[in-house]
Context: one part of a larger RNA
RNA sequence: UGACGGGGGCCCGCACAAGCGGAGGAACAUGUGGUUUAAUUCGAAGCAACGCGAAGAACCUUACCAGGGCUUGAAAUCAUGGUGAAGCGGCGGAAACGCCGUGGCCGAGAGGAGCCAUGACAGGUGGUGCAUGGCUGUCGUCAGCUCGUGUCGUGAGAUGUUGGGUUAAGUCCCGCAACGAGCGCAACCCCUGUAGCGUGUUGCCAGCAUUCAGUUGGGGACUCGCGCGAGACUGCCGGCGUCAAGCCGGAGGAAGGUGGGGACGACGUCAAGUCAUCAUGCCCCUUAUGCCCUGGGCUGCACACGUGCUACAAUGGCCGGUACAACGGGCUGCGACGCCGCGAGGCGGAGCGAAUCCCUCAAAGCCGGCCCCAGUUCGGAUCGCAGGCUGCAAUUCGCCUGCGUGAAGCCGGAGUUGUUAGUAAUCGCGGAUCAGCACGCCGCGGUGAAUACGUUCCCGGGCCUUGUACA
Numbered sequence: 001u002g003a004c005g006g007g008g009g010c011c012c013g014c015a016c017a018a019g020c021g022g023a024g025g026a027a028c029a030u031g032u033g034g035u036u037u038a039a040u041u042c043g044a045a046g047c048a049a050c051g052c053g054a055a056g057a058a059c060c061u062u063a064c065c066a067g068g069g070c071u072u073g074a075a076a077u078c079a080u081g082g083u084g085a086a087g088c089g090g091c092g093g094a095a096a097c098g099c100c101g102u103g104g105c106c107g108a109g110a111g112g113a114g115c116c117a118u119g120a121c122a123g124g125u126g127g128u129g130c131a132u133g134g135c136u137g138u139c140g141u142c143a144g145c146u147c148g149u150g151u152c153g154u155g156a157g158a159u160g161u162u163g164g165g166u167u168a169a170g171u172c173c174c175g176c177a178a179c180g181a182g183c184g185c186a187a188c189c190c191c192u193g194u195a196g197c198g199u200g201u202u203g204c205c206a207g208c209a210u211u212c213a214g215u216u217g218g219g220g221a222c223u224c225g226c227g228c229g230a231g232a233c234u235g236c237c238g239g240c241g242u243c244a245a246g247c248c249g250g251a252g253g254a255a256g257g258u259g260g261g262g263a264c265g266a267c268g269u270c271a272a273g274u275c276a277u278c279a280u281g282c283c284c285c286u287u288a289u290g291c292c293c294u295g296g297g298c299u300g301c302a303c304a305c306g307u308g309c310u311a312c313a314a315u316g317g318c319c320g321g322u323a324c325a326a327c328g329g330g331c332u333g334c335g336a337c338g339c340c341g342c343g344a345g346g347c348g349g350a351g352c353g354a355a356u357c358c359c360u361c362a363a364a365g366c367c368g369g370c371c372c373c374a375g376u377u378c379g380g381a382u383c384g385c386a387g388g389c390u391g392c393a394a395u396u397c398g399c400c401u402g403c404g405u406g407a408a409g410c411c412g413g414a415g416u417u418g419u420u421a422g423u424a425a426u427c428g429c430g431g432a433u434c435a436g437c438a439c440g441c442c443g444c445g446g447u448g449a450a451u452a453c454g455u456u457c458c459c460g461g462g463c464c465u466u467g468u469a470c471a
Base pairs, nucleotide, nucleotide: 001471002470003468004467005466007465008464009463010462011461012460013459015455016454019419020418021417022416026310028308029307030306031305032304033303034301035300042053043052064296065295066294067293068292069291070290073121077120078119079118080117081116082115083114087102088101089100090099091098092097105112106111123285124284126283127282128281132279133278134274135273136272137270139268144183145182146181147180148179149178150159151158152157163174164173165172189262190261191260192259194230196228197227198226199225200224204219205218208217209216233256236250237249238248239247240246312412316371317370318369319368320367321366322365328359329358330357333352334351337348338347339346340345378409383404384403385402386401387400388399389398425447426446427445428444429443430442431441
């Protein structure tokens, strides 16, 4: 100087407390461990691995296994020599590929393309993340981390950065052997909340005309879209405060003291993660540790754990009627509408490269009815049969529909998690990936709470101080 303490002081954070909902019990989905296997490819490992890389494992992917094949190679550059290319047909084969036949390239030529041989070389998701770059997680959006000069100290170093207030903040004020400065904080950026101005098509419709319909004429008022500037600054008033920073209350205001949300992550820590995104040193393989193909595996199942989904019901389930979104996506696409089918879906197919057309009836809600507390009109696992869709192909191993079957489950031990407001809870909708496949992920809107006395305690963190035999 740090680190540490079941030392002290001050202060924060859904850290506790106060509330609300969960998980831990059940079934299923998914990841992991384990075990099995010819292989069940690899990585991730307390927080910060485990619906993680994977925003799509039937083939492909694919890195694994078995078998069948290739050896200048699937793709690259170059050299030398040679040469009736590619394609098509036949045969063998699971295919890759092999054999036979046919065919006969461009250019006047030099030469070129293709092919063959040879040699340089290629190739490697082989090893090392403890050789690395880059990128990322984490402490932590925590308020810190430093430097120049000066001063103090033999020196390590100290001071500044400590102190008194204050703040979300090393934020600001005051004081002070310090005076300044840098990286961080904040602000500048984006979304959202208010009104104004400009602009009105594909958007909108108050008044006028018109229609089944903003449909058409028309209109720019309104909604909305786009753009521009405005607006919030403790600016104003009162109180408190050191005449300060600031704090409390009030006015006005759509919004008030950082309005709400996002992007943004200091010096560093964990030899943290990644050689399998990529790049890369070194090591290793070279008729194989490279390459192609068929099939299998990554989906195996006595178990164990994590994350989810559906429930155990009456604030509910079922049936009928009826209302209101937002974000997005769409041309080898979205598909209205009509017809067929109980349905998944099928046939035909308008319109739309889209504020125009389509996906697109949102669901919870509301109105009416049934059920009457029952393992049930709860719950839907499992299994059987019949079908639909995608795709060369759904047996291993996809999703969906109908009928039947109806399991466990009556609110979950110890212990444990999320959350402070348009939040939790609850309800549906969209998108990426994608031929198909979503209970995951990323978004969107609808309905919409309860509680916070307080900081003693648990966890993490910041500042000062103290002890130390630790560095």
This is a predicted structure of a 471-nucleotide part of an RNA (small-subunit ribosomal RNA, 3' major domain) from a metagenome. Its Rfam family is "Bacterial small subunit ribosomal RNA". The full RNA is in RNAcentral, with records from SILVA.